Bacterial RNase P class A from a Candidatus Thermofontimicrobiaceae bacterium, 347 nucleotides, folded computationally. A source record names the gene rnpB. Of the family's consensus pairs, 97% are formed in the model. The sequence is in RNAcentral, with records from ENA. Taxonomically the source falls in Candidatus Thermofontimicrobiaceae (Bacteria, Pseudomonadati, Candidatus Zhuqueibacterota, Candidatus Thermofontimicrobiales).

RNA sequence: GGAGAAAGGUGGAUGAUCGCGUGCGCCAGCCGGUGCAUGAGGAAAGUCCGAACUCCGCAGGGCAGGACGCCUCAUAACAUGAGGGGAGCGCGAGCUCACGGAAAGUGCCACAGAAAAUAUACCGUCCGUCUUCUUGGCGGAUAAGGGUGAAAAGGUGAGGUAAGAGCUCACCGCUUCGUUGGUAACAACGAAGGCAGGGCAAACCCCGUCCGGAGCAAGACCGCAUAGGGAAGAGGAGUUGCCCGCUCCGUUUGAUUCCCGGGUAGGUCGCUUGAGGUUUGCCGCGAGGCGAAUCCCAGAUAAAUGAUCGUCCUCGACAGAAUUCGGCUUAUAGCCUUUCUCCGAAU
Numbered sequence: 001g002g003a004g005a006a007a008g009g010u011g012g013a014u015g016a017u018c019g020c021g022u023g024c025g026c027c028a029g030c031c032g033g034u035g036c037a038u039g040a041g042g043a044a045a046g047u048c049c050g051a052a053c054u055c056c057g058c059a060g061g062g063c064a065g066g067a068c069g070c071c072u073c074a075u076a077a078c079a080u081g082a083g084g085g086g087a088g089c090g091c092g093a094g095c096u097c098a099c100g101g102a103a104a105g106u107g108c109c110a111c112a113g114a115a116a117a118u119a120u121a122c123c124g125u126c127c128g129u130c131u132u133c134u135u136g137g138c139g140g141a142u143a144a145g146g147g148u149g150a151a152a153a154g155g156u157g158a159g160g161u162a163a164g165a166g167c168u169c170a171c172c173g174c175u176u177c178g179u180u181g182g183u184a185a186c187a188a189c190g191a192a193g194g195c196a197g198g199g200c201a202a203a204c205c206c207c208g209u210c211c212g213g214a215g216c217a218a219g220a221c222c223g224c225a226u227a228g229g230g231a232a233g234a235g236g237a238g239u240u241g242c243c244c245g246c247u248c249c250g251u252u253u254g255a256u257u258c259c260c261g262g263g264u265a266g267g268u269c270g271c272u273u274g275a276g277g278u279u280u281g282c283c284g285c286g287a288g289g290c291g292a293a294u295c296c297c298a299g300a301u302a303a304a305u306g307a308u309c310g311u312c313c314u315c316g317a318c319a320g321a322a323u324u325c326g327g328c329u330u331a332u333a334g335c336c337u338u339u340c341u342c343c344g345a346a347u
Stems, first nucleotide, its partner, number of pairs: 001343010012312007020039008041318001045329002048327005053215004060244004065211005070084005085099001086097004100206002105204002107200003122146002124142007154172006173195001174193008219269004228260005235249004276295008313316001
């Protein structure tokens, strides 16, 4: 200098004027006015997971359904994170992986190919036999070689054989057992066994663990309103899709449903002090944990967070809170920082 890998930061600056939401103070009790302070994000987004909080009948049993699936740890919890194991990719820094079971059962494996799983035989090889100058026909052996395919019944070599074949042997692989190391996943080593049933489970399925439902329009309180008529009707409702169980309402005192008609639809709380932010000490490889100091940082409800002007620059991406957190995912112009890898050159 070039090419990369990982992690992180930033997301126009500044001044003036006007306007809007909220809090506090003051004016004169409300309305209102006025002064001061404060007022979107790293994703506020998708609503995909996990929780807090609230309510329901404290949610029991069965079926169905769903989520997850190597190990250990972290955490309030998780489908998240950290550190490892294994597999794959890369020269490397590093990256990727839903990574239980294919020997419970079912199913699928296009085309090609003899055969896609109870193995089989197109070419070939070998033996016998017939005919013959040969080619060849018939019967049998074989699965080493060719050919097909994404995938072909362990691989390579040697022996062996009519030709062959784990038929035998060595090494590799595989299976089982043992020992050692490790918390574990697993790894290493050793012994035995000729070797057994190819792949797909983000196909059905099986195994293991877990799952009550609804969601701040939850829910609580205050205020306001409450007019009936007609028809059907023995069942209906309740917060799991079905069944059982449970609770409530109802069956001459009519639940419930439909039609017509009428009324209400205003306010307060929930609401932002929280698994909270910043700095820092100790422990831990790390995620994180235990402390100390310090800070208060939007809270609207038709819904504020904006507009204009001036100056400067590299001319500014994705995007707008709505109960609150922890994650994941997706979008994002440009700029900046740190560490590391490979290649080339120079010293």